[in-house]
This is a predicted structure of an 88-nucleotide RNA (Glycine riboswitch aptamer) from Oceaniradius stylonematis. Its mean pLDDT, the model's own confidence on a scale to 100, is 77.
RNA sequence: CGCGCGGGAGAGACCGGGCAACCGUCGAGGUUGGCCCGGCGCCGAAGGAGCAACCGCCCCGGAAACUCUCAGGCGAAAGGACUGCGCG
Repeated sequence: CGCGCGGGAGAGACCGGGCAACCGUCGAGGUUGGCCCGGCGCCGAAGGAGCAACCGCCCCGGAAACUCUCAGGCGAAAGGACUGCGCG
């Protein structure tokens, strides 16, 4: 470094519109962890960017679990930095 098995945090079941499905006396109307678009709020542990200490003598560069939040995410599942065991 790769593969297999396991562990693995945070944050709206938010608001509006359209669609779909369902409920309904099939009407009025209603419902939804559904799909798409928009809005506000929020999170940091894919990825990305910045930087202290430190390292490379210096320019400059590297650089964290810190900072930012572009990307990503905010029920469960999935994903997930990192990590335990085994194999190569």